[in-house]
RNA sequence: AAGUGCAAUGUGGGAGAGAUCGCCGGCAAGAACUCUGGCGACGCCGAAGGAGCAACACCCAGGAAACUCUCAGGCAACCGGACCACAUUUCACAG
Numbered sequence: 001a002a003g004u005g006c007a008a009u010g011u012g013g014g015a016g017a018g019a020u021c022g023c024c025g026g027c028a029a030g031a032a033c034u035c036u037g038g039c040g041a042c043g044c045c046g047a048a049g050g051a052g053c054a055a056c057a058c059c060c061a062g063g064a065a066a067c068u069c070u071c072a073g074g075c076a077a078c079c080g081g082a083c084c085a086c087a088u089u090u091c092a093c094a095g
Base pairs, nucleotide, nucleotide: 003093004092005091007089008088009087010086011085012084013083018042020041021040022039023038024037025036026035043075044074045073049071050069051068052067056062
């Protein structure tokens, strides 16, 4: 010099599921629809987060996920989004 690992940042990609129904407001306003906020109802989704467990191990404990659960979150677009790629940076390892 180059490299590997954790983390952070930026860019790109990024699924699923009711633009559901009822009520009360706001904008608008003749009404309905759309948008927005709140409350309630039923139906769904899993890839923020969270929780659970196998092998292993075995005194206790520990112990993974994209699996399971659905608390949270989400169900037009926007936002978000595990994960992937590229780039940059700190630290550590190694050289």